[in-house]
The prediction has a mean pLDDT of 82. This is a predicted structure of a 71-nucleotide RNA (transfer RNA) from Candidatus Nomurabacteria bacterium RIFCSPHIGHO2_01_FULL_39_9. NCBI's taxonomy places the organism under Bacteria, Bacteria candidate phyla, Candidatus Nomuraibacteriota. Its Rfam family is "tRNA". Rfam's curators write: Transfer RNA (tRNA) molecules are approximately 80 nucleotides in length.
């Protein structure tokens, strides 16, 4: 230098063109003499840019991070 592949809530991870769920963890309430456990209900994510598209996390193309391999 050249190819491959991964980047999604704090943390692990599902999704695959039609407004992103989950486990955990976090607030609040209930429940308890207290704490744990429990139940209930809440905040919070698609690395960045640009192109197709009536929509793009998802295609497609450039940058970034990181990881493999070849030289």
């Nucleotide at each position: 230098g050249c190819g491959c592949g991964u980047a999604u809530g704090g943390u692990u991870u599902a999704g695959u063109g039609g407004u992103a769920g989950a486990a955990u963890g976090c607030u609040u309430g209930c429940u308890u003499c207290c704490c744990a456990a429990g139940c209930a209900a809440g905040a919070g994510a698609c690395g960045g840019g640009a192109g197709u598209u009536c929509g793009a996390u998802u295609c497609u193309c450039c940058c970034u991070a990181c990881g493999c391999g070849c030289a």